[in-house]
Context: one part of a larger RNA
RNA sequence: GGACGAACGCUUGCGGCGUGCUUAACACAUGCAAGUCAAGGGGUAGCAAUACCACUGGCGAACGGGUGAGUAACACGUAGAUUAUCUGCCCCUAUCUCCGGGAUAACGUCAAGAAAUUGGCACUAAAAACGGAUGAGGCACAAUGUGUCAAAGGUAACGGAUAGGGAUGAGUCUGCGUCUGAUUAGCUUGUUGGUGAGGUAAUGGCUCACCAAGGCUGCGAUCAGUAGCUGGUUUGAGAGGACGAUCAGCCACACUGGAACUGAGACACGGUCCAGACUCCUACGGGAGGCAGCAGUGAGGAAUUUUGCACAAUGGAGGAAACUCUGAUGCAGCGACGCCGCGUGCGGGAUGAAGGGGCUUUGCCUUGUAAACCGCUGUCGGGUGGGAAAAAAAGUUCCCUCGGGGAACUGGGAUUGUACCACCAAAGGAAGGACCGGCUAACUACGUGCCAGCAGCCGCGGUAAUACGUAGGGUCCAAGCGUUGUCC
Numbered sequence: 001g002g003a004c005g006a007a008c009g010c011u012u013g014c015g016g017c018g019u020g021c022u023u024a025a026c027a028c029a030u031g032c033a034a035g036u037c038a039a040g041g042g043g044u045a046g047c048a049a050u051a052c053c054a055c056u057g058g059c060g061a062a063c064g065g066g067u068g069a070g071u072a073a074c075a076c077g078u079a080g081a082u083u084a085u086c087u088g089c090c091c092c093u094a095u096c097u098c099c100g101g102g103a104u105a106a107c108g109u110c111a112a113g114a115a116a117u118u119g120g121c122a123c124u125a126a127a128a129a130c131g132g133a134u135g136a137g138g139c140a141c142a143a144u145g146u147g148u149c150a151a152a153g154g155u156a157a158c159g160g161a162u163a164g165g166g167a168u169g170a171g172u173c174u175g176c177g178u179c180u181g182a183u184u185a186g187c188u189u190g191u192u193g194g195u196g197a198g199g200u201a202a203u204g205g206c207u208c209a210c211c212a213a214g215g216c217u218g219c220g221a222u223c224a225g226u227a228g229c230u231g232g233u234u235u236g237a238g239a240g241g242a243c244g245a246u247c248a249g250c251c252a253c254a255c256u257g258g259a260a261c262u263g264a265g266a267c268a269c270g271g272u273c274c275a276g277a278c279u280c281c282u283a284c285g286g287g288a289g290g291c292a293g294c295a296g297u298g299a300g301g302a303a304u305u306u307u308g309c310a311c312a313a314u315g316g317a318g319g320a321a322a323c324u325c326u327g328a329u330g331c332a333g334c335g336a337c338g339c340c341g342c343g344u345g346c347g348g349g350a351u352g353a354a355g356g357g358g359c360u361u362u363g364c365c366u367u368g369u370a371a372a373c374c375g376c377u378g379u380c381g382g383g384u385g386g387g388a389a390a391a392a393a394a395g396u397u398c399c400c401u402c403g404g405g406g407a408a409c410u411g412g413g414a415u416u417g418u419a420c421c422a423c424c425a426a427a428g429g430a431a432g433g434a435c436c437g438g439c440u441a442a443c444u445a446c447g448u449g450c451c452a453g454c455a456g457c458c459g460c461g462g463u464a465a466u467a468c469g470u471a472g473g474g475u476c477c478a479a480g481c482g483u484u485g486u487c488c
Stems, first nucleotide, its partner, number of pairs: 001488004006484005013342006019335002021300001026298003030295003035059003039056002042053004066253003076177007085170002090166008098132003108121005137149005153158001179225003186216003191213008228250004232243004255276005278289004306332001308331003314328001315326004345376004355367005380429001382424005390415001395409006432477005437458003443472005453460002
C1' cells in the first nucleotide's frame, strides 16, 4: 500500500447493486416450510345439479432448502475402468392388455382410555392384493427343446404388462495429487493371499469355513494434532504465500448412538423401531417432542436483520387440464457492512465590513471573495398530476398442412401508484473525521511545568513545549473519517 462476512469511536443527505451468527452442530415458545390426483366405495348439506370431508389407492415426499460436527479418506480434484452393475418419470422400437373368485379400510355398531390412541362384531369397492390362461419376448438349463416370468382399467383423451435400445441419474474400482509433528519407529490376525460357500444391482475378507504366513513401513507405516474438498478469493511484476463467506460442483450430517422397513432410488432433516440425555402433558396407568428449513426467542459473544408480501415471473410436485401446493424463488423491510453514483449550489462581489486570532499595536497581518449584497440554476429531498416494462399463458370464437400451429377478442403484476415523465415552490432540508516534531502534506498563541498527559518507531513534558490540553490557522480524505484485529 492492498484486502475483509469485520468490530469499536465520532459523524451521517439520497439512490442503485450486493451482503449480513465467523462465537454455542447451545436450548428452543408460536406460525408457516410437501403435497396432489377425470381410480374406488362411503359420509355430510341440498329436490337435484353440485360442494365439502375423511378413508382405500396412485405419484411425490430420496428433489428443493440448511449446516460443516465428523472425515487426512478413492472424501475431494484430475485422468481412466465397469465383459463386475442398477436406473422411477421421459424418448424410440416390438408384442400383448383374456378369464375368475376371495378379502379389507371408510361407513355402522359395541367397548377400553384423562389423553395419545386402541380393540371386538357385522357390511362393501377398486387402476389395492391374489389364482388361472397365453408366452411375441426375456431368464435358466442335462440346449434346438424343457422349465419359468405378465397385465388394469377407462366413454374418449389417457393408461397397464413384457422385452430391446436411448437419455438422465447413481453405485463400485484404479493411476496421480491433497496439512503439521520422529520430543510418534515399528504397525497388523480377517490381518495378507488362496480354495469353496454365502451375500449384493454389482467386483471384493464384504461375511464365513478350511489352507498358507503373509501384508505395510525411513520415498515416513502406525500414532497424535488440525481440517469438509474443489472451481475459486486475496495479495504479489511474477514465482509464490494466505484463505475456502456469498455464487457453483462434490461429500458428510440432521438431539446423541444403533438398526432396518418401504421404494427405481434412503438405511430417509419436517418417516418407523430400539437405547440414551433433555423438555413438556398426565386422572400417575401412560403419552408427546426434535428450527444445522423461513421468520422469531433465550443464551454465548466485540458482532450479524422482519414472527413482512406474493405465487405475477422462473423452477419444482401432483393433475389430461383448469388448478392446488411451494419461507425454493421473486420482492419488500432493517444495518454506511461493502462497492459504485449523485448532492450539500453556480457566477459576480473589497467599504478587504463586523467578530475571532496574531503581532514589530496611531496601526499592520490573517480568517478572506469568505460573508453581506446582486444575479442565476433546480440535481437530490418536498408537493401536485400522469404512469410503465417485466406477460408467456389460460378462456371464448375462427382458420390451417390438425397429438400441432396461427388469428381476433377477453384476460393477466406481489414488487407498485414503484421506476420513469411533466409541472410547482424554494439556496431553501443536506459535512464531517483524523492529523499538523521527523518518518509525513500541514504552525502560531495561551495553559501546564518529568505533573497532567502523548506515543506506530525514534521519542516529547523538569517555566519561553510547532510533540501534552485549548484556541486560531493549516493539511489530507470525504458521507464518511479514524482505531483495533487478521492475511499478503
Predicted 3D model of a 488-nucleotide part of an RNA (small-subunit ribosomal RNA, 5' domain) from a Bacteroidota bacterium. The full RNA is in RNAcentral, with records from SILVA. Its mean pLDDT, the model's own confidence on a scale to 100, is 83. The organism belongs to Bacteroidota, within Bacteria. Its Rfam family is "Bacterial small subunit ribosomal RNA". Its family is annotated with ribosome and structural constituent of ribosome in the Gene Ontology.